A computed fold for a 497-nucleotide part of an RNA from an uncultured prokaryote, annotated as small-subunit ribosomal RNA, 5' domain. Its mean pLDDT, the model's own confidence on a scale to 100, is 84. Rfam family: Bacterial small subunit ribosomal RNA.
Context: one part of a larger RNA
């Protein structure tokens, strides 16, 4: 010098970061991903008969983002550069087409099984669910003759949508060249292990996989083993080289109560999804079932050692919806903590009788000390009362252009008026008001190292960072008086440069 720091003493006020580094220990309880009725049917309420709300349930898109965590991983994991055999919802831009059937099913009913979890049979029964058939510009396969393949409507007259194809964006898989701790008291290591021909199998290349053939391949420039780590822009520190570190923010990675495994789907082998098997907890009618805070909060452990079961979606940014608009522990903000950085105050001038008291004295007098008190002033900040921004874009209504239209409906943009949304918030700032009034401590004074005496104590009690101090005159223990440094902090102890 510095810290995600903890202890000791002390502690006014504000701004702005920060805050489980230890048990990736267990976890009560609350929320943390839902939207679409302008894709469907039904059932309930209401109703001024126009509609309006509300449910479950069947479809659509979103639950692969956001966010937490560093177990694990010495890897192409990161990091930089370079390449090719690849996909990529939604978005943009072009172009093609949206014909004609047809079976089902869940919620509903009705019977039923069961403590519950969660079911079983039968009936009716809808869709942007699902199926078939026609079509194919452009697509894919081809022996070049040909063969294959799609769509889905909804509100209502204009959009929103559906398919198929190119081509962009954006996000991704995949491959290499180089860089990435230690330990030789680990020297050998490898059978799908190295090539190759052939199939599969993937979006993709490739031993990825398999069959068969070869005996290869890796290594002292350090292989295998075996320790420890998540990586990076950074961050400390330093004059640089370095050295140490990787909290917060940002980018990549991994993991999600352990272990495996696949299913939807553009995209997961999936923190708040399925299944299987483990340990653990918890209901049970004992037959059987439920659960996963490493999300925000919290709780119980463990530690020297870290916060609120707050508020709001108003801002930004996400998801859904045509939109209103819902959700959103992302985010916005607030509380708590001197944990840090910075700021700002505890007063200002004046004031010798050098006051009293204290300490010390050679008893003269020195010093605390302009300190005090007085006397003259100010009011930051803190207290009270008031005013009152900016963070607001939107959205809404009406008008007027325009752009579609048969059209002055209607939508859409755009203008301009009105209206109109705020969690923080008793904001910020600003004005009055009253009074010096409410705010100073902590180390340390042998040297190093800035600051010195008196008394106590008597190798005792204690001090200490190193050098040493203390055994009757201690500037070094412990007080007192003075000082010295920092200051809302100051001291102390880890590690680190």
């Nucleotide at each position: 010098a510095a810290c995600g720091a903890a202890c000791g003493c002390u502690g006014g006020c504000g701004g702005c970061a920060c805050g489980c580094c230890u048990a990736a220990c267990a976890c009560a309880u609350g929320c943390a991903a839902g939207u679409c009725g302008a894709g469907c049917g039904c059932c309930c309420c209401u109703u001024u008969c126009g509609g309006g709300g509300g449910g479950a349930g069947c479809g659509g898109c979103g639950g692969a983002c956001g966010g937490g965590u560093g177990a694990g991983u010495a890897a192409c994991g990161c990091g930089u550069g370079g390449g090719a055999a690849c996909g990529u919802a939604c978005c943009c831009u072009u172009u093609u087409c949206u014909a004609a059937g047809g079976a089902a099913u869940a919620g509903c009913c009705a019977u039923u099984g069961g403590a519950a979890a969660c079911g079983a049979u039968g009936a009716g029964g809808a869709a942007u669910a699902c199926c078939u058939u026609a079509u194919a510009a452009g697509c894919c396969c081809u022996u070049c003759g040909g063969g294959g393949g799609a769509a889905a409507g909804a509100u209502u007259u204009a959009u929103c949508g559906g398919u198929a194809a190119a081509g962009g964006a954006u996000g991704g898989g995949g491959c290499c060249g180089c860089g990435u701790u230690g330990g030789a008291u680990u020297a050998g290591c490898u059978a799908g292990u190295u090539g190759g021909u052939g199939a599969g199998g993937u979006a993709a290349u490739g031993g990825c996989u398999c069959a068969c053939c070869a005996a290869g391949g890796c290594u002292a420039c350090g292989a295998u083993c075996u320790a420890u780590a998540g990586c990076u822009g950074g961050u400390c520190u330093g004059a640089g080289a370095g050295g140490a570190u990787g909290a917060u923010c940002a980018g990549c990675c991994a993991c999600a109560c352990u272990g495996g495994a696949a299913c939807u789907g553009a995209g997961a082998c999936a923190c708040g999804g399925u299944c299987c098997a483990g340990a653990c907890u918890c209901c049970u009618a004992c037959g059987g079932g439920a659960g996963g805070c490493a999300g925000c909060a919290g709780u119980g452990g463990g530690g020297a050692a870290u916060a609120u079961u707050g508020c709001a979606c108003a801002a930004u940014g996400g998801g859904g919806g045509a939109a209103a608009c819902c959700c959103u522990g992302a985010u916005g903000c607030a509380g708590c903590c001197a944990u840090g950085c910075c700021g700002c105050g505890u007063g200002u001038g004046u004031g010798a009788a050098g006051a009293a008291g204290g300490c010390c004295u050679u008893c003269g007098g020195g010093u605390u000390g302009u300190a005090a008190a007085g006397c003259a002033c100010u009011u930051u900040c803190a207290g009270u009362u008031g005013u009152g921004a900016g963070g607001a874009a939107a959205g809404g209504u009406u008008a007027u252009a325009a752009u579609u239209u048969a059209a002055u409906a209607a939508a859409u943009u755009a203008u301009c008026a009105c209206u109109g949304u705020g969690a923080c918030g008793u904001u910020a700032a600003c004005a009055a008001c009253a009074g010096a009034a409410g705010a100073a401590g902590c180390a340390c004074c042998g040297g190093c190292u800035a600051a010195c005496u008196u008394c106590g104590u008597g190798c005792c009690a204690g001090c200490a960072g190193c050098c040493g101090c203390g055994g009757u005159a201690a500037u070094a223990c412990g007080a007192g008086g003075g000082g010295u440094g920092c200051a809302a902090g100051c001291g102390u102890u880890a590690a680190u440069c």